[in-house]
RNA sequence: AACCAUUUUAUGGAGAGUUUGAUCCUGGCUCAGGGUGAACGCUGGCGGCGUGCUUAAGACAUGCAAGUCGAACGAUCGUCUUCGGACGGUAGUGGCGCACGGGUGAGUAACGCGUAACUGACCUACCCCAAAGUCGCGGAUAACUGGUCGAAAGAUCAGCUAAUACGUGAUGUGCUGUCCCCUCGUGUGGGGCCAGUAAAGACUGGAUCGCUUUGGGAUGGGGUUGCGUUCCAUCAGCUAGACGGUGGGGUAAAGGCCUACCGUGGCAACGACGGAUCGCCGGCCUGAGAGGGUGGCCGGCCACAGGGGCACUGAGACACGGGUCCCACUCCUACGGGAGGCAGCAGUUAGGAAUCUUCCCCAAUGGGCGCAAGCCUGAGGGAGCGACGCCGCGUGAGGGACGAAGGUCUUCGGAUCGUAAACCUCUGAACGAGUGACGAAAGACCCCGAACGGGGAGAUGACGGUAGCUCGGUAAUAGCACCGGCUAACUCCGUGCCAGCAGCCGCGGUAAUACGGAGGGUGCAAGCGUUACCCGGAAUCACUGGGCGUAAAGGGCGUGUAGGCGGCUUGUUAAGUCUGGUUUUAAAGACCGUGGCUCAACCACGGGGCUGGACUGGAUACUGGCAAGCUUGACCUCUGGAGAGGGAACCGGAAUUCCUGGUGUAGCGGUGGAAUGCGUAGAUACCAGGAGGAACACCGAUGGCGAAGGCAGGUUCCUGGACAGAAGGUGACGCUGAGGCGCGAAAGUGUGGGGAGCGAACCGGAUUAGAUACCCGGGUAGUCCACACCCUAAACGAUGUACGUUGGCUCAUGGCGGGAUGCCGUCAUGGGCGAAGCUAACGCGAUAAACGUACCGCCUGGGAAGUACGGCCGCAAGGUUGAAACUCAAAGGAAUUGACGGGGGCCCGCACAAGCGGUGGAGCAUGUGGUUUAAUUCGAAGCAACGCGAAGAACCUUACCAGGUCUUGACAUCCACAGAACCGCCCAGAGAUGGGCGGGUGCCCUUCGGGGAACUGUGAGACAGGUGCUGCAUGGCUGUCGUCAGCUCGUGUCGUGAGAUGUUGGGUUAAGUCCCGCAACGAGCGCAACCCUUGCCUUUAGUUGCCAGCAGCUCGGCUGGGCACUCUAGAGGGACUGCCUGUGAAAGCAGGAGGAAGGCGGGGAUGACGUCUAGUCAGCAUGGUCCUUACGACCUGGGCGACACACGUGCUACAAUGGUCAGGACAACGCGCAGCCAACUCGUGAGAGUGAGCGAAUCGCUGAAACCUGGCCCCAGUUCAGAUCGGAGUCUGCAACUCGACUCCGUGAAGUUGGAAUCGCUAGUAAUCGCGGGUCAGCAUACCGCGGUGAAUACGUUCCCGGGCCUUGUACACACCGCCCGUCACACCAUGGGAGUAAAUUGCAGCUGAAACCGCCGGGAGCCGCAAGGCAGGCGUCUAGGCUGUGGUUCAUGACUGGGGUGAAGUCGUAACAAGGUAACUGUACCGGAAGGUGCGGUUGGAUCACCUCCUUU
Repeated sequence: AACCAUUUUAUGGAGAGUUUGAUCCUGGCUCAGGGUGAACGCUGGCGGCGUGCUUAAGACAUGCAAGUCGAACGAUCGUCUUCGGACGGUAGUGGCGCACGGGUGAGUAACGCGUAACUGACCUACCCCAAAGUCGCGGAUAACUGGUCGAAAGAUCAGCUAAUACGUGAUGUGCUGUCCCCUCGUGUGGGGCCAGUAAAGACUGGAUCGCUUUGGGAUGGGGUUGCGUUCCAUCAGCUAGACGGUGGGGUAAAGGCCUACCGUGGCAACGACGGAUCGCCGGCCUGAGAGGGUGGCCGGCCACAGGGGCACUGAGACACGGGUCCCACUCCUACGGGAGGCAGCAGUUAGGAAUCUUCCCCAAUGGGCGCAAGCCUGAGGGAGCGACGCCGCGUGAGGGACGAAGGUCUUCGGAUCGUAAACCUCUGAACGAGUGACGAAAGACCCCGAACGGGGAGAUGACGGUAGCUCGGUAAUAGCACCGGCUAACUCCGUGCCAGCAGCCGCGGUAAUACGGAGGGUGCAAGCGUUACCCGGAAUCACUGGGCGUAAAGGGCGUGUAGGCGGCUUGUUAAGUCUGGUUUUAAAGACCGUGGCUCAACCACGGGGCUGGACUGGAUACUGGCAAGCUUGACCUCUGGAGAGGGAACCGGAAUUCCUGGUGUAGCGGUGGAAUGCGUAGAUACCAGGAGGAACACCGAUGGCGAAGGCAGGUUCCUGGACAGAAGGUGACGCUGAGGCGCGAAAGUGUGGGGAGCGAACCGGAUUAGAUACCCGGGUAGUCCACACCCUAAACGAUGUACGUUGGCUCAUGGCGGGAUGCCGUCAUGGGCGAAGCUAACGCGAUAAACGUACCGCCUGGGAAGUACGGCCGCAAGGUUGAAACUCAAAGGAAUUGACGGGGGCCCGCACAAGCGGUGGAGCAUGUGGUUUAAUUCGAAGCAACGCGAAGAACCUUACCAGGUCUUGACAUCCACAGAACCGCCCAGAGAUGGGCGGGUGCCCUUCGGGGAACUGUGAGACAGGUGCUGCAUGGCUGUCGUCAGCUCGUGUCGUGAGAUGUUGGGUUAAGUCCCGCAACGAGCGCAACCCUUGCCUUUAGUUGCCAGCAGCUCGGCUGGGCACUCUAGAGGGACUGCCUGUGAAAGCAGGAGGAAGGCGGGGAUGACGUCUAGUCAGCAUGGUCCUUACGACCUGGGCGACACACGUGCUACAAUGGUCAGGACAACGCGCAGCCAACUCGUGAGAGUGAGCGAAUCGCUGAAACCUGGCCCCAGUUCAGAUCGGAGUCUGCAACUCGACUCCGUGAAGUUGGAAUCGCUAGUAAUCGCGGGUCAGCAUACCGCGGUGAAUACGUUCCCGGGCCUUGUACACACCGCCCGUCACACCAUGGGAGUAAAUUGCAGCUGAAACCGCCGGGAGCCGCAAGGCAGGCGUCUAGGCUGUGGUUCAUGACUGGGGUGAAGUCGUAACAAGGUAACUGUACCGGAAGGUGCGGUUGGAUCACCUCCUUU
C1' cells in the first nucleotide's frame, strides 16, 4: 500500500446520424471505443519478450520421442595383463519402469466438470516411521547345442544349465476367515476358540543395498451425495433390470453391477423422455457495475489414441509408441501368408483465407533405471522462420530568408509547400577491431564426525565468441489511411446518373470540398487500412434498469386447480434474515508494494483479497413453521323494495303478404329520369271475411339488468345475482389464478320442422367507355323453432382482476334516515365538468390513464405473416398454437403550419343571372401550327403564346440559304514606319474588291531640325469578333395571381416543441376600413390619402385666342378698341357624413337639405410578403463553355411573302334603322422644314405643275363622318356585297419580277345573320361614326389616342369560374395535375407443396455371430503333475459386427405447382386517403379479370345538417 466500512483522498457512468415541410414521442438501423491463436491489401530498419493447423480426430515417406540394472543369474565376446586378474560390451532369464512425461478435443448435457461434503463401503508400487523376522528342502526353464518347417514374419522338436525366476516344509510378532462377547455412527474399536498364512539374496575389508509379515504415515487414486452447469414444449408423457425387496454371484469396495424369485413400482410442467449443440474449470475479453461473450497459450480435471469390441499382466491400464478379434485403408509376398497405425518432435501431402526447422544440447530443471560412475529423455533448455501480438529504439540535432528553384492555387497583387531544402556546426544506428560473461555448484570425490552435520580441492556451457564493455566510424529506410455530415482535415483539373463511391444518411444528369488525378491538409506510424468475430454504446429482454387507452402489447367473459401473495394480538421455534468465529476458496493470472534485466514489455519476491461453500456461537424486528386468541377482510341469518337477468308454457292487438267474395276501371308500380315487372283472363284503390309467419309502435330515457356475448307485447310457474336497513352468527374461511372446465353476437354446418316479410347467390331492367356495383323489378339459401356442432368479431372503455389512499361541483337510477312532493344527510349505481397529479401529446382525473400493493396475460422495427410446416380441435368451413429464408431504413403515435375536399359557414368580382353587341359559318387581312424548301432565321405555348418581340422584311433591316471574297480582321486599345484628311476621273468585275491617273494641303507647339492631336495606309503581335450554347449559373426589366386585402416584426404571454396569441370573436367597410371586446401592447410593408386629369367657382394674365358694348370697313374679329364672356394656363376655393331626421353602445348605415359635385364624384398613375425553377443570354449587361483563314467579316442574288390543311385575332359584308345621287350642319386630340402645303392650272382619278404662308392658339394637314333635307332603288344574290381576274395608270424609291400602296375602266366569287361552343360590356359605358398620331422613302383592316351620336338591363347570389376570412377532415407537403390498391405481362431471388429419388442417424423384431471373460464338460483318448489339480479341447450364455424386415427423425435433390419479395418510366381498372364521390373498417358467407361487391351482425378509429339532452359562460 492493496481489501472492507466510513469522514476525507482516490476510483467511478459522455454520445451522434437517420422517418417530417417543421415538431415532440415511439422505434429500428448505423457510427465513434476496446479486444483477437487471425486473414487480406499496400509498405517494411533494429532488438527484447511472447506466440504460431481455429479447416480433414484426413492420409502419412524418413529419422528420432523408454529404457535401464553385470552390485539378481547363467552364458558369451572384446581390450589390456605382471597370467592373479582388471576393464568394457552383448542377446537371454530376472527386477524395476513402460498407467509418468508428451499430444489431441472426436465423443460426452454426464456426478463429465466446478464447489462443498461423505466413505462404519475401499485400494495405494516406489518413499518415511514403528514392531517382528530372513531357518530348511526341491524340481524345472530360456539363453546355448543339434535338428525340422517357412519366401518372410516366425514356428517347432530333442538335449544341457543358473538365479533376488518357480514350488514346498518349519516358525507366526502379526494378519485373514466362520462363530461368540462387549463397544460403536451398518464393515469402528477391544477380547476369545478353531483353522489358514511369510521371506532372497547381492556386494564389500567393515559399512551398505535388498527380501518377508504387520501397524501407522505420506502420496496417488476408486466410489457416493447436496448445489451449480446451453438451446428447442412445433419433443408431453417416459420406463421391464425398469423401481424396490430377499437369496446368491462379482469387485479393492457400496450398489440391479449381474442373476433367480417376489412385489408394482419409479421419473415428469421446479420440464421427465426426445432432438440440436458442446470437453468442464482457474481464467481471458468487454462493461461504471450488474451482466454479456469466450475457454487458444499457461495450470487443474475428464475423455480419446485409424473405427469398434474384449480382456491379460500389473500396486496401478481395459494400456498413444502392449496383446487379441472384427471393419476400413496402406504396404510386402514365392499367393501359402504376413506387416502397419505421428491427436509425440521435426517433416510430407490433402483441405483451407490461414499457421514454422526433417536444427543444437542434455550444460541447467525434471523424469526412468542403477550402490554409483553413468545411460536414456523431440519432457525440457536453446537457436531458426513469420511485424502474428506486446514493449523499446532509430531514420538525426542546432543554426539557416522579407523566403532559391520547382510544384499548386490565384481576385494576377500575391498565397502556399516553407526553416522545409541548399549551406554551416554537432552527435554517430549500421559497420570494423579488441575484450568477453551471468546462467555452475552441487551430487560424486577427499577430510572430520557415532549420528545429525561440518569443512576442502578440482571438473563440467547447447545457447555462444552470443549479450555486454572499450576503441574506431558513415547523416544514415517511411509508409498507410483519410479530408460532405457523423469525424480531425480544402482547393484545382478531369468526368457528366457515365465511370465510379458508400459504415449510415447519401454523392454523380457540365461549375462534384462525396467519383478519378494533383497540390495542400489531418490522423496514426514500422506500421497503416480492410474483412471476420466478441463485448460496449443498446435502459434495444430493463435484477440493478422498460413497457401494454391511441405508438408493438390486456387473454372475448367467467369459474376454479397447482402456484404466488396474504388482516390484528400473544407465546414458542430459529428455516429465511442479520452478526461474530473457524475452515476452505491450488498455483499462475488480476490488484498493491519492493526488486532484476540500461527503461519497458517480461520476470522474481512479499502482501492483501478472491463478493462462493461448509461448520459453529449469538440476535429475533420482519417473513416462514407450530400453538392460542381477536373482529375490522370474507361469508351467513332476518327484513325490504327495484330491474328488457335466465328458462318454460300460455295469451294478445296493429301492420305486411296471400286466399275468397264484393264495389270499380285503366292504369298501377318504380326512379335523378326511366325501363324491366303487375294489369281488360279486371290490377292498383276501397269494403268484408279468412289463412299464416315473423316482429312487438307508444311507454322509451345519455334509463334498467347481466361476468361477457347480450336482454324489450302481456300473464303464470321455476330460477340466478346485486343493493339497502337493523341487529346477530362464524372467526382469515381471503386475493389472484398457468393448465382445466363452462359460457360465448353474427355468419356458417348437420338432422327434422317452418317460411309472412326481408334477402347473399342468381335472373332481368337501367346507369356507364365498361358496370360481374351503387338504383329498380323479381328471388334461393338464410333469417324463425327443436336438438347437436362451430368458437370467431373494431367480442372496444381498443383501458385484466382485487384492495387501500387522495380537493371539489353537478345531473340521473335504486334504497334508507331526519316529523318532509320541493330541503339536508348517507350507501350503492349510471353520466358530465374539472383541482392536484400523470401523459409524447391527445387526454385521464374517486367508474384514474393519480399514488401504492398482490397475482395473471401480453409486447420487443416494418414487410414476408397470423402465412408455411408440425401438433391439437372440427362433419366441413375453418379455429388454435405459430416460424424461417429473403427484403427495407424505415414502419408508426400525437400534435403543428399549409394545401386540398364532388365538407360546412360568411363575403366579394360582368362570376352567374338580366340585357346589348359580337366570335364560331363567308371573302379577305394578319399571327400560329403543320407541311414544303437550298433557306422558308430565332424566340413566345392554357388562362398569362398566336394583329405577341415586329411603333411598319422590295435592297438595307437580316440573325437564314446559295455563290463570290477577307484573315490583327467591318469595330476598340497599344507599337513602328509612311502619308494629313479628303476630292475627282478611268479600267476589270454581279458587287465586294483590285489596278491606275490627277488635284490637295489644314490645326497646335517650335530652339525651324522637328514634335503633337486627329485621320488614312502598310506591318508585327497582344487581341478583336460571335443574334453560337446555357433564362435550370445570373443582373436588370416584364407578365400573372391581383389593386386581391392581405403579408410580417419587436416585446410580452401560452406550449417540452413545431408553433400559437396579436391577425381570432361581435358589428362595419371597397379595404387587416373603422368601432367594441379580448394576454396582449405596439410597429412595419400593403389599403386609404398625398400626384396627374376631368367636373363648379374665384383670382391673375390677354397674343396668335375672344367680341358684350362703342366706332370704322373691302362685311371677313377684317381694323380701331376692349379683356366682360369663351378659351388658354398659373394660383386658389370647394365635399368633411360638416348639418338635419331615424337607427345603433360605437364605428357606421338609411333618408333629407343645401350644392356644379354626396358619401371613394368620374378616370389615371401607383402593384405588399410571395407564387409560377413563369418570360427574356435575340434589347442591354454578365459567369461559364465553345468557334478563331471561322460558328468572325464583306458582297450579289434568294428567303423570312411557300400552301393540301388546322387554329387564334381582326376587317368587310350578307342589306331598306339600308344603298345610291344631290344639297346642308356640328368636333376634339394631335402633327409639320429632307416637313405640312393654301390658292391657281392640268388630269375622270391617283396625282402632276406652279407656288403664297408657316418651326405654327397666327400658316397648313382640315370640306370630319354618322346626322339633316330631297330624289331614286322595292326585297332580288339585287342599284346589297365587294373577293378574284383583265386592261390602263399614279406615287415613293438605285430598284416595285419574286414582293409596295393608290387611281380609273371592266369583271362581279362566297355570302341571305352563322352547329356545338364561346367573348366583351353596368353610363357618357356598350354599340355606332369618323379624325389624328407613332413607326415610316413608300406601305395600316394592326397599335396608341381623340371627339360625334348614344342605349338596354341588374329580381337576385341557387348554380359555373376566380378570390378573401373562419371552421372541419386528411394516409396530401413536388402539396388533388397529390397520394395510392389489386390482377395480368417480363426479369431476378429466397421459400412451401410435390409422384418420388438418394444419404445419414435411430427405434423395434428376426437371423447370423469373431475374440475375450464367465459357466459346464474335460469321459475310457492327449500333455504336465507324486497328488490335488491344471492345460489343450468341446459346448453354452453374452457381445462388437453383419444381414433382413418395418417404423421415426434429419439433410439434399425432383417434372410440375403455390403464394411471397424485389425491380425509373408495361397493361387493366380506381378499391382506400376529403362525405374519396355508395362513409370506412370488421368477423363470417356467397359471388366477381382485378382492386372488390353484396347479405347478416358489430365498431366509430365517419363528414355534414337538424332535433333532443347534458355541461359551461354571461